[in-house]
Molecule: small-subunit ribosomal RNA
Organism: uncultured prokaryote
RNA sequence: AGAGUUUGAUCCUGGCUCAGAUUGAACGCUGGCGGCGUGCUUAACACAUGCAAGUCGAGCGAGAAAGGUUCCUUCGGGAGCUGAGUACAGCGGCGCACGGGUGAGUAACGCGUGGAUGAUCCCCCCCUGGGACUGGGAUAACAGCGGGAAACUGCUGCUAAUACCGGAUACGCUGCAUUUUUCAACGAUGUGGGAAAGGUGGCCUCUGCUUGCAAGCUGCCGACCAGGGAUGAGUCCGCGUCUCAUUAGCUUGAUGGUGGGGUAAUGGCCUACCAUGGCGACGAUGAGUAGCCGGCCUGAGAGGGUGGCCGGCCACACUGGGACUGGAACACGGCCCAGACUCCUACGGGAGGCAGCAGUGGGGAAUAUUGCGCAAUGGGCGAAAGCCUGACGCAGCGACGCCGCGUGAGGGAAGAAGGCUCUAGGGUCGUAAACCUCUGUCAGGAGGGAAGAAACGCAUGGAGAGGAAAUGCUCUAUGCCUGACGGUACCUUCAAAGGAAGCACCGGCCAACUCCGUGCCAGCAGCCGCGGUAAUACGGAGGGUGCGAGCGUUAAUCGGAAUUACUGGGCGUAAAGCGUGCGUAGGCGGUAUGGCAAGUCAGGUGUGAAAGCCCUCGGCUCAACCGAGGAACUGCACUUGAAACUGCCAAACUGGAGUUCGGGAGAGGGUAGCGGAAUUCCGGGUGUAGGGGUGAAAUCCGUAGAUAUCCGGAGGAACACCGGUGGCGAAGGCGGCUACCUGGACCGAUACUGACGCUGAGGUACGAAAGCGUGGGUAGCAAACGGGAUUAGAUACCCCGGUAGUCCACGCCGUAAACGAUGUCAACUAGCCGUUGGGGGACUUGAUCCCUUAGUGGCGCAGCUAACGCGAUAAGUUGACCGCCUGGGGAGUACGGCCGCAAGGCUAAAAAUCAAAUGAAUUGACGGGGGCCCGCACAAGCGGUGGAGCAUGUGGUUUAAUUCGAUGCAACGCGAAGAACCUUACCUACCCUUGACAUACAGAGAACUUUCCAGAGAUGGAUUGGUUCCUUCGGGAACUCUGAUACAGGUGCUGCAUGGCUGUCGUCAGCUCGUGUCGUGAGAUGUUGGGUUAAGUCCCGUAACGAGCGCAACCCCUAUCCCUAUUUGCCAGCGAGUUAUGUCGGGAACUUUGAGGAGACUGCCGGUGAUAAACCGGAGGAAGGUGGGGACGACGUCAAGUCAUCAUGCCCCUUACGAGUAGGGCUACACACGUGCUACAAUGGUACAUACAAAGGGUUGCGAAGCCGCGAGGUCGAGCCAAUCCCAAAAAGUGUAUCGUAGUCCGGAUCGGAGUCUGCAACUCGACUCCGUGAAGUCGGAAUCGCUAGUAAUCGUAGAUCAGAAUGCUACGGUGAAUACGUUCCCGGGCCUUGUACACACCGCCCGUCACACCAUGGGAGUGGGAUGCACCAGAAGUGGCUAGUCUAACUGUUUACAGGGGACGGUCACCACGGUGUGAUUCAUGACUGGGGUAAAGUCGUAACAAGGUAACC
Repeated sequence: AGAGUUUGAUCCUGGCUCAGAUUGAACGCUGGCGGCGUGCUUAACACAUGCAAGUCGAGCGAGAAAGGUUCCUUCGGGAGCUGAGUACAGCGGCGCACGGGUGAGUAACGCGUGGAUGAUCCCCCCCUGGGACUGGGAUAACAGCGGGAAACUGCUGCUAAUACCGGAUACGCUGCAUUUUUCAACGAUGUGGGAAAGGUGGCCUCUGCUUGCAAGCUGCCGACCAGGGAUGAGUCCGCGUCUCAUUAGCUUGAUGGUGGGGUAAUGGCCUACCAUGGCGACGAUGAGUAGCCGGCCUGAGAGGGUGGCCGGCCACACUGGGACUGGAACACGGCCCAGACUCCUACGGGAGGCAGCAGUGGGGAAUAUUGCGCAAUGGGCGAAAGCCUGACGCAGCGACGCCGCGUGAGGGAAGAAGGCUCUAGGGUCGUAAACCUCUGUCAGGAGGGAAGAAACGCAUGGAGAGGAAAUGCUCUAUGCCUGACGGUACCUUCAAAGGAAGCACCGGCCAACUCCGUGCCAGCAGCCGCGGUAAUACGGAGGGUGCGAGCGUUAAUCGGAAUUACUGGGCGUAAAGCGUGCGUAGGCGGUAUGGCAAGUCAGGUGUGAAAGCCCUCGGCUCAACCGAGGAACUGCACUUGAAACUGCCAAACUGGAGUUCGGGAGAGGGUAGCGGAAUUCCGGGUGUAGGGGUGAAAUCCGUAGAUAUCCGGAGGAACACCGGUGGCGAAGGCGGCUACCUGGACCGAUACUGACGCUGAGGUACGAAAGCGUGGGUAGCAAACGGGAUUAGAUACCCCGGUAGUCCACGCCGUAAACGAUGUCAACUAGCCGUUGGGGGACUUGAUCCCUUAGUGGCGCAGCUAACGCGAUAAGUUGACCGCCUGGGGAGUACGGCCGCAAGGCUAAAAAUCAAAUGAAUUGACGGGGGCCCGCACAAGCGGUGGAGCAUGUGGUUUAAUUCGAUGCAACGCGAAGAACCUUACCUACCCUUGACAUACAGAGAACUUUCCAGAGAUGGAUUGGUUCCUUCGGGAACUCUGAUACAGGUGCUGCAUGGCUGUCGUCAGCUCGUGUCGUGAGAUGUUGGGUUAAGUCCCGUAACGAGCGCAACCCCUAUCCCUAUUUGCCAGCGAGUUAUGUCGGGAACUUUGAGGAGACUGCCGGUGAUAAACCGGAGGAAGGUGGGGACGACGUCAAGUCAUCAUGCCCCUUACGAGUAGGGCUACACACGUGCUACAAUGGUACAUACAAAGGGUUGCGAAGCCGCGAGGUCGAGCCAAUCCCAAAAAGUGUAUCGUAGUCCGGAUCGGAGUCUGCAACUCGACUCCGUGAAGUCGGAAUCGCUAGUAAUCGUAGAUCAGAAUGCUACGGUGAAUACGUUCCCGGGCCUUGUACACACCGCCCGUCACACCAUGGGAGUGGGAUGCACCAGAAGUGGCUAGUCUAACUGUUUACAGGGGACGGUCACCACGGUGUGAUUCAUGACUGGGGUAAAGUCGUAACAAGGUAACC
């Protein structure tokens, strides 16, 4: 620091996801040791049991028992003292307000930070000063008598105090008054008020009695008053402190004042009266959530999250209320009351509060021992010893976290065995193990053994102050005493490698790969995505990677995320500019001067607790951990200074803004009037059969006279031409003419005002169309609606009608793709060209040119932008202000609120869901888009197919099997150039198992062959003959048989695992590359353009220049000629011969053959073209513009075809899915299709006669002539290994004859009979011949095929395969046409361009209803809870007020048993918790039914959108 994921690819936008760190965690697997930390996050749920706050006898009364002792004794015992510095309980003091727990409540001065307290208190502690005098009455305990189950309690009587009370005294205390003072305070004076407690040691110097003890002296502790300090606490203030505005108004003690009350203290804190305020958009009130902070986690930081442990503050203590005591509480282990719950009960009444430590139940994913000790630290009480202390110190449990250590180290290759894998060689686990040599951490055994302990205290000394002296006190020395942890840490030693490794991952992100299993199953998955028979993604294994006593998963936070953007984002098209103006608050604001010092900047001071973080040093062996010091704490407050900038104040300026005067432009707005054209209607005339409408029609109008045409009239609406990227307006919008009223902008010119400005949350005004209300109006048009068409349907598009509406007036609505999808204002930043309005200048006075200003357009530099594009009218560079955005859909929806008559508008979510959605551009593909061009593509022609019969192939059906494959074009006379057996792969039956075939081993044998038997045969049995070749004599080679094992074998599967080969687009003209250039990039350019061509053929142009594969050419055949050669071919001339024939001699002219060459190249001429390429015409030529034909098939497409040609991976079979044999099948047959043959006839059939080819084949062959047969053929066998011989007859043709339009002298199917040939064998199932039979068929519906010249058509010939078996295929020649105007249309293709939501690419994509399932959610008669407002009732305990009742020790008075004062109780009033009633508002849950939404491989109906999406789409 980034990465994955939208696309065919690209850039951007944008979300989702991952890698990191962290945790009070939990879960899964695993688990050796230690140290340090840490451990109910949930039910502030309920709690059994034990413990967690007591202590003081040196405050007080009383004082049991054992034991001891003294005296008495009736010897039973009694009394006293001691025990006793004791136990239990009591009075009293101090503590219990600390420590410990929890986070429910609280959005608050609660907390944080900084101040204030001149508005305060403060037990205990410290310092200073002072005083402590004198009296009094009670009351617990106790005793007695009662009540009660208990808890507890009543009455009577006795008693003490450091308990209580009176009096005195008292200061610098305090109330009041006066005075002083600038307020306050301080001060002064007067007057009034307010204290106390003693206890315990020692001593005899003083005093009293006087042995000694005290009221004396001297210590210590305690008490009182006052002042000060320290500490702690209270209160107040500035600032900061979560979410919701779908919470906008809140408030009556409310805001303030005065008097009073209350408090330690200010204050509406409370009360009476008076005033009417106070808070709020800088967010009051309300709702939700939450203890706050130091810190902690994360982060580069800014931030974000969090507040467990430790520390500070707050709040709470079963729930609610209340006070008492006290220095402090409205009190966790106190009290009273109410409530809920639990327990006890004798039913009358009582008791209780673990959010202390343990522990229990419950809840929960989840969180520990009913431990030890006060040894240390700290706390309470005490003079002290000491007691108490679940604070604390320790231990226990838990890998919960952090840190440390170990599970061994060195050597060791036969690279062992074994596992895995394998291309069978090997590789790998792997020096890993074994084995050898060592070491001893930890754990284990044994032994030793610190520190934490220093005090207090006690004992013995010493010194000091004080005192008469001493105890005591203070300091000090020595000794003694005290350890839970603890069988401690640590050290030594013993033994032995002995006891100690797992977890996750291995498709990419992301380090790490193979085999097997599975087969869209089982499963995985954080995202993308894996799995449908070769899964590095599932499961297992081997191996590897990472971390390691842990490792993963889940949850959560921050980060990455610049994805809420302060640092640090955006808004033309991606989400995002309010429809437009005016304007309030607010924000921002021109030039120059002076002042102030709020902001700002600098210095200083205080504070910013400790801990933590960071740095340095130190202590545990290290580290974690701990200690010390420093830095930091970015903050706040105070103070001193500076004055540039902002601000404020003062007084100026004119440039911003505005006013004045003069002009001209304009569909700017409003009102009234006027005008003509057109449509329609009405009346009349003319006139007659149609009109109208459409793609075509029909509905419709018309003989009752339409349409057409003329005249007249009525009425409403809109204003042609001018008219224009012209004008005006803020936008919406505005268009005939005239008048009136009226707004704004612009230009020119002067003077004036003097920042008066810009923006603008709320607010307010305007605001197209449609719509609504009331009343008018209505010609045309026209939702709805009716009819006619179209259609599968047509609730549409088209047609005929037609009502709201459109128009006017008034009032609503308030929205639009209200768009420049671009907020307003200002400044700056190259140019060029148009246009509108105004002004100026120049002259050559014009339809002129130049300058300037305000608009409005086109191009364009820089710059910007993801790109497209924008570009002085910015989307550039800046400033000011406002609005808006934060993934898609759900949804601009629900609920709530506001507005509206309604329709609806504004504001505006969430759940559940997806991993995308989007923008721009690119390459393709596609379009019922466009342009150009080509092709037997259409057209023009000729002949066919589709109808018939047959042949052949296919589908289907059948079958034991009808083997398999090929399936639009591009399967279907295809693989198959030839199924009777064989072929043959299929079926049935029989049979073989190392096999029919290959290699290797061993043994035997030649191989081979004759004959017979059984059998369908394979095969089995018997049998005859036979003894191979080479040799270095060892043996080797071929073949056969037997045996055993490796293996063979498979036309079994997968052509979607493959090679190879092939088809197809298509012989279409295309497909690419290098370098350069352009673009962020995909890509583009080149290859586009202008011409031209059959052609990306060539030329020209050109940021391209070149090149490659294709095209063409080179190759073959053919057409002409030349040269050469001359047999088997040829024969003109010469000779010979024959009835005749190149038959012979001979020839080489011709033909032919085959080898070599020539020829054709737009070369020449003319024209056109751009002087090009090229095209047109012509000449010459056998041939003319690639002469004709063939071979040749670019990059690629179709997962095209083929595992059955062959090869081949994987899988499968192995006495069978292999091999053999016989028979059958592939030849079936209601049917359908393709391809053909033969026909339907006279351009013909038949008969006779007769002419002319080319190219092939032939020894297992072709087979002549002759003879036989009607014939197929047979016989004989000449010749020929072929320019020699043979197949071989060419046929259409020609000539003659006949048939005469007929199912025929056409046609030949079918069937019967007889034969021939091939072949082991023609039954299933061959071909041919002869005789007989003589079917359909009279030219073929829709539709469809081929062909552009030696072609179609027609005629025959040959060949491959092959024993035989073509109507097929391949090849050959004979005869030999018609037509092409042309490119509108159909099909296919090429190039350019355009649109696209397609990219599996239109056989694409995709929308909505309905049906099924699931999910969340809205409404809903209601129902049930929670919290809450208001009103009222009620009123416990308590406090306060009042008090005519009852009672009353202290004080006072006197009349001495009465009165007073005061108090207690009771009563009553006020306040008030719980509770109750009513009524609101709110929230949660639930609800028959219902609404839409979302999701979900293959449901239904249509086809809305994307192309002109077939009616352009959208708001």